[in-house]
RNA sequence: GUCUUAUCAAGAGUGGCAGAGGGAAUGGCCCGAUGAAGCCACAGCAACCGGUCAGUCCGCCUAAGGCGGAUGGAUGCUGGUGCUAAUUCCUGCCCAGUAGUGGGAAAGAUAAGAG
Numbered sequence: 001g002u003c004u005u006a007u008c009a010a011g012a013g014u015g016g017c018a019g020a021g022g023g024a025a026u027g028g029c030c031c032g033a034u035g036a037a038g039c040c041a042c043a044g045c046a047a048c049c050g051g052u053c054a055g056u057c058c059g060c061c062u063a064a065g066g067c068g069g070a071u072g073g074a075u076g077c078u079g080g081u082g083c084u085a086a087u088u089c090c091u092g093c094c095c096a097g098u099a100g101u102g103g104g105a106a107a108g109a110u111a112a113g114a115g
Base pairs, nucleotide, nucleotide: 002114003113004112005111006110007109008108013042014041015040016039017038021031022030023029027090028089043084044083045082048080049079050077051075052074053073055071056070057069058068059067060066061065088107093104094103095102096101
């Protein structure tokens, strides 16, 4: 980098180094010398995967019971990731509407899985 599925209106920042950009792309609108990107340290948020706990359902072996699978819930766990301005900052394409606006798609991001 490709494919599949799920989620994207909530949440969470300080310090050090550094020194002019950053918010994907278009158009906007913002952030930035009261310090951008990047790197480091520590802290935090969330709960996708994993762990643990008890439950429900199914199957198997059963004397009690045990094992396996599925499913929603609880728990932040010395586990694997991710994230910590603005709804994914808004928008771009389609539909409805006079318009404000609403709905959907595309794209993007993240996770899990696949080749």